The part of an RNA shown here (large-subunit ribosomal RNA, domain IV) has 325 nucleotides and comes from an Armatimonadaceae bacterium.
The full RNA is in RNAcentral, with records from ENA.
The coordinates come from a structure-prediction model, not an experiment, and the mean pLDDT is 86.
The organism belongs to Armatimonadaceae, within Bacteria.

[in-house]
Context: one part of a larger RNA
RNA sequence: CUCUCGUUAAGGAACUAGGCAAGUUAACCCCGUAACUUCGGGAGAAGGGGUGCUCACUUCGGUGAGUCGCAGUUAAGAGGCCCGAGCGACUGUUUACCAAAAACACAGGUCUGUGCGAAAGCGAAAGCUGAUGUAUACGGGCUGACGCCUGCCCAAUGCCAGAAUGUUAACAGGAGGUGUUAGGGAAACCGAAGCACUGAAUCGAAGCACUGGUGAAUGGCGGCCGUAACUAUAACGGUCCUAAGGUAGCGAAAUUCCUUGUCGGGUAAGUUCCGACCCGCACGAAUGGCGUAACGACUUGGGCGCUGUCUCAACGAGAGACUCG
Numbered sequence: 001c002u003c004u005c006g007u008u009a010a011g012g013a014a015c016u017a018g019g020c021a022a023g024u025u026a027a028c029c030c031c032g033u034a035a036c037u038u039c040g041g042g043a044g045a046a047g048g049g050g051u052g053c054u055c056a057c058u059u060c061g062g063u064g065a066g067u068c069g070c071a072g073u074u075a076a077g078a079g080g081c082c083c084g085a086g087c088g089a090c091u092g093u094u095u096a097c098c099a100a101a102a103a104c105a106c107a108g109g110u111c112u113g114u115g116c117g118a119a120a121g122c123g124a125a126a127g128c129u130g131a132u133g134u135a136u137a138c139g140g141g142c143u144g145a146c147g148c149c150u151g152c153c154c155a156a157u158g159c160c161a162g163a164a165u166g167u168u169a170a171c172a173g174g175a176g177g178u179g180u181u182a183g184g185g186a187a188a189c190c191g192a193a194g195c196a197c198u199g200a201a202u203c204g205a206a207g208c209a210c211u212g213g214u215g216a217a218u219g220g221c222g223g224c225c226g227u228a229a230c231u232a233u234a235a236c237g238g239u240c241c242u243a244a245g246g247u248a249g250c251g252a253a254a255u256u257c258c259u260u261g262u263c264g265g266g267u268a269a270g271u272u273c274c275g276a277c278c279c280g281c282a283c284g285a286a287u288g289g290c291g292u293a294a295c296g297a298c299u300u301g302g303g304c305g306c307u308g309u310c311u312c313a314a315c316g317a318g319a320g321a322c323u324c325g
Stems, first nucleotide, its partner, number of pairs: 001320008010311002014309001019306001027051005036041001038145001052067006080304007087296002092104002108143007120129003146291004151221003156218002158214005165209003172202001176198005183190002222240005249283001250280001261277005
């Protein structure tokens, strides 16, 4: 010096990205216990007192009083707490070996497919799963307890329904054409049948076009100009474009670039935090919106207590480090 421990004056987070680490708390009994709440909870909330020994009293459960010092004895184990915010309802699950989470799952919600030899899946097939189930069932997608809700757009894309018309494959069809040549012809040339090659019309399903529907389907949800008797602003008006121009709620947010926005709170001092404002670069309603008691080795801010984290270091114990082996 390193590691693992122990103790420490005064101070007590001044350390640090951050109380990381350490410490505080701790068992049992009694008293007492707030907001909020889904009335279960929150709650061991918080916060107090007691426990050994001695004496007195005792209805043997306890009650009261005292407790200076020293020594001895005593296995281990046994919550720190409070306030605010975010996310996820919750218990669960996960990157075996850098991530345990706000990710996944979840009950619940909803859409959709499926009438049973079901849909779907595995398998060249047989067959099996689904299921010895039968729409209160089974498969798939999205959302994710609960509460209040879930707006507008069907133009595009998808899906569903429709079937009049248009388009449309093979097949069918075979007009016509070409080659060949019996024959005809003076020749040019024409040219039956057959055999070949080619091939128009016509017929022709789904699909597409077309007509409708459909958003808890993929998705989308404007611009410019003017206007009120201070100013400012614009309930109001005009105009262009669109399928329709973002409703409720929320909002510098896990989303805000400008930005440490502005105001308020907390601090002596606060890029974080909390409450507001709204100018939302670029929130927004099941890729759900906004709330929400309880829960969380989650993220974030503050406080009390406590401490060698620190001011600032010291001492002690053990194991290394060094030498030999």